[in-house]
Context: one part of a larger RNA
Formats: sequence, structure tokens, C1' cells
RNA sequence: GGAUUAACGCUGGCGGCGUGCAUAACACAUUCAAGUCGAACGAAGCACUUGAAACGGAGACUUCGGUCAAAGAUUCUUGUGACUUAGUGGCGGACGGGUGAGUAACGCGUGAGCAACCUGCCUCUGUGUGGGGGACAACGACUGGAAACGGUCGCUAAUACCGCAUAAUAUAUUCCGAUUGCAUGGUUGGGAUAUCAAAGAUUUAUCGCACAGAGAUGGGCUCGCGUCCCAUUAGAUAGUUGGUGAGGUAACGGCUCACCAAGUCGACGAUGGGUAGCCGGACUGAGAGGUUGAACGGCCACAUUGGAACUGAGAUACGGUCCAGACUCCUACGGGAGGCAGCAGUGGGGAAUAUUGGGCAAUGGGCGAAAGCCUGACCCAGCGACGCCGCGUGAAGGAAGAAGGCCUUCGGGUUGUAAACUUCUGUUGUAAGGGACGAAUAAAAUGACGGUACCUUACGAGGAAGCCACGGCUAACUACGUGCCAGCAGCCGCGGUAAUACGUAGGUGGCGAGCGUUAUCC
Repeated sequence: GGAUUAACGCUGGCGGCGUGCAUAACACAUUCAAGUCGAACGAAGCACUUGAAACGGAGACUUCGGUCAAAGAUUCUUGUGACUUAGUGGCGGACGGGUGAGUAACGCGUGAGCAACCUGCCUCUGUGUGGGGGACAACGACUGGAAACGGUCGCUAAUACCGCAUAAUAUAUUCCGAUUGCAUGGUUGGGAUAUCAAAGAUUUAUCGCACAGAGAUGGGCUCGCGUCCCAUUAGAUAGUUGGUGAGGUAACGGCUCACCAAGUCGACGAUGGGUAGCCGGACUGAGAGGUUGAACGGCCACAUUGGAACUGAGAUACGGUCCAGACUCCUACGGGAGGCAGCAGUGGGGAAUAUUGGGCAAUGGGCGAAAGCCUGACCCAGCGACGCCGCGUGAAGGAAGAAGGCCUUCGGGUUGUAAACUUCUGUUGUAAGGGACGAAUAAAAUGACGGUACCUUACGAGGAAGCCACGGCUAACUACGUGCCAGCAGCCGCGGUAAUACGUAGGUGGCGAGCGUUAUCC
């Protein structure tokens, strides 16, 4: 000098774009952050509606005895509804969002491999979608419990569940060939045996469902190389190293197990200890290099601590389940509930880091045929000079060189064209009027931001400058006060009676909505 997720002191007009718990992965009140589909299903409710019953009694007829009878409302019943939804069922809750505790590791980066693998939704292709069955919620009855939550019996539907049929280009076993690879082997043709499937909805346009093949996307595994400090850490290792067999997995493998052998790693640093998420990048530097990993993007790991599996195409699952621990809360003391490292917010810690805001208008995601619903992702607004960039705080003229201040050799010098004063301007500001792009589409409708940006008019210099330094390094000097005191200080060093070094004032220099200090890196 440059840089910073900065902080502190003094000061502070505006706008744009960014950015904002680095500390306690400390504890969390409260709202919200993952739902959706009635075009899978039964049921309940609501509205309308068909019919019936017993009521009802406007009115009509009357031989005055009675007869007929509309509206209305009740119950049952028939159907309809782009109606509502607790439950069954489907898809999604493995994405998106957060954090960096752990991890020195195939975790990450880079380059390869899988002849050892999986892949929902999506795209293409082929074939099929036949015929049956039994349940369980909801619901009803009874019932336990303070609650959370249940229990028994009974009824019922499905794209929920289970047999059967059909069966190949699938899988397994086996036979005969062809071809090919770096090895185990791979690819392919023909034959035999065995096994395995389905679901319907509808407004008739379609959308689904099952099996198989191919693709795309996303993942899994393996390997070469690279990846901090300590040798005042030198030996480490029994599933350890290898083999055979079996189990397990989507798949290879001591991944697991039984048996057998005694190996394997290590001064080219094993093992142990410390520290740390890694990278694209960022900062600095002429470069080489050094430092760093905030924001944005990729990967990984974690979700109160530890462990475990279930479901599923995918998790060993932040807002799922189970167990144990700590903590908090409720309780009728029997038992229960919870997990902000999601967005806000609170306490605490700290030098220090924001609103319990608006909207789904845009982009994107989930569900749905769609309308649409949900979305603290996201888009915006609020707060902070935290950073970068831009603008302003006026411009031109103006010497009686005014007054005042300061200095003075008392002549004057300086502040200083600075002010006053004159003539202007209107960036900004205030007020009023107009007023977007972002919004798609054939057309219409749809904007949180926002009556914002921007444009026009009026007003009027009016509302807007500080901070640090002035001995040398280092641009900028005098007076007074103080008297080794008070104090300054990055280094050298100043201060003990003429201090350009302390304090104040005037002047000057530097930067400027900032300036200086501290911390860290180059």
C1' cells in the first nucleotide's frame, strides 16, 4: 500500500447494488416453513330434486251431518351436484431450506474402470389388461383412560389385499452351436423344463394398470495421482493379511461366518497425538509463491446425544418410527408430550451481526386431467455508512482587501473573494399532476414490490461537513498555558520556564459522508 462477514471512537444528506451470529453444533415461548388428488373408494354433511306417509287446513261445495282440498313443515325414499371432507387408497414428505460438530478419509479434487451394479416420475418400442375371493378402516353398539391414546363385537367399498388363468425378447437349470476379449469371462442363434402379471376412472377426447426391451436422468462401487503439523509419536495389526466354502447385498469384497495358512503395514514415516469439512474460487503479489474457503456454485457430513431398523425406486430419513441417556413441559401420580444447525423471534454468550413484515405477481418445486391448492424455496419490502459505486451540501461576479479572530518589530501581516452584496441555477429536497417495464395469451383477466422508478409543473440557496494530522520518517507553524508535572508515543524519542513533539487557540496539510484506531492476511 491492498484486503476484511469486521469491531471501536468522533461525525453523518441521498440513491443503486450487494451483504449481515465469525462466539454457545448453547437452551428455546409463539406463529408459519409439505402437502395434494372426490376424474381410485365407501361414508357423512349441505343444496336442489322424484315419490310416499301421517300432519296441516288458505279456500271451495254443502242436504249444515259433512265432503273435497292448495301452500307449508316433519319423516322416509329416488336421483343430481366440476359442492365440502374425517377415513381407506395413490403420489410427494430422500427435493427444496439450514449448519460445519465430526471427518486427515477414496471425504474432496482430478483422471480412469465396473465383463461386479440399481434407477420412481420422463421418452421410445413391443405385448397384454381374462376370471374370482376374503378382509380392514371409516361407520354403528358397548366400553377403558385425567389425558395421550385405546379395547371388544358388528357392517362395508376400492386403482387397498390375495389366489387362479394366460407367458416371453424375463429369470433359473440344462443341451447343441457361432463369435469375441487383458483374466474371471462377454455377446449371440436354436431347443427343453420350471416360475412369475394386471385396475380401473371418465364429460368417450383420453388418462391409467401389468410384463419386457432401449434411452435419458440420478445414484452405488473400485483404482492411479494429489491433499496440514508433531519423530520430544517407531514400531503397529487376530477379522488382522491371504485362501477354500457358505451367507448376505442392487453389486464386488473379511462385508459376515466356519475352517486352513501366517501373513499385512512401516524412516518413500506405519501407528499414535494435534488441528481441519474439501473444491471451483477469494485476497495479495510483476511473477513464483503465501494466506484463505464469508457470500454464489459443486461434493461430503450432521439434525438434542448414542444406537437400531421399518417403509420405499431412492433414507438408515431435520419438521417419520422404535430403544436408551440428558434436559424441558403436562398429570387425576397410573402415565404422557417435546426437539428452530428451516423463516422470523427470545434468553444466554460476545467487541459484534437485522423484521415475531408483504406476496405467491414472476422463477422454480409437490400434487392434480384441469380449475386450482400448498410453497418463510423464491420475489420483494424493513433495519445497519457493514462494503462497493454514483450524486449533493451551490455557481458566476464581487477589494472599502469590511467587521471579528490570531499574530505583530505596532508599520502591518493573515484568515481572504472567503463573507456581505449583485446576478443566476434547481442536481437534491418539499408539494401537486401524470405514471410504468417486469404479464405470459388468439383475445380477456391476473403486480406483492407500488402510486415505487420515471416524466411534468411550482417553490426556494433555502434542509445537508466532518475527521485526522502538522519534530524526523511524512504533506502541513505560530501564540499562550504547563514546567521530567500533566501528558504524548508506530520507531527514533518529546516534557526539568522561551516545548513547531503535552493541552488550548488561530493558521495550514490530507482525506471526505466519511475519517481515524484496533485486529488479521499478503
Molecule: small-subunit ribosomal RNA, 5' domain
Organism: uncultured bacterium